[in-house]
RNA sequence: AAGGGUAAGCCCGGCAAAAUCCGGGGGAGCGAAGCUAAGGGAUCUGAGACGGUUAAUCUGCUAUGGUAGCCCGGCUGCUGGG
Numbered sequence: 001a002a003g004g005g006u007a008a009g010c011c012c013g014g015c016a017a018a019a020u021c022c023g024g025g026g027g028a029g030c031g032a033a034g035c036u037a038a039g040g041g042a043u044c045u046g047a048g049a050c051g052g053u054u055a056a057u058c059u060g061c062u063a064u065g066g067u068a069g070c071c072c073g074g075c076u077g078c079u080g081g082g
Base pairs, nucleotide, nucleotide: 005030006029010025011024012023013022014021034075035074036073039072040071041070042067043066044065047064048062050060051059052058
């Protein structure tokens, strides 16, 4: 580069406490934006627990919940050239 793959924001519907996620639409991007959360780090949420506070509340902290399209690592993979 080619043939292809995938699919952000956003819209509609759905599950969840939430983060997020799933399905359809839609395309900004992506050579790993494929897989791995039971490799390490980072980060989001805060149900429930514990604590503070109050008339009611509110709030702190915390993952057994997420994010692989946050980073490193591991595994796998298409094409071309050497």
Predicted 3D model of an 82-nucleotide RNA (c-di-GMP-I riboswitch aptamer). The prediction has a mean pLDDT of 89. The sequence is in RNAcentral, with records from Ribocentre. Of the family's consensus pairs, 95% are formed in the model.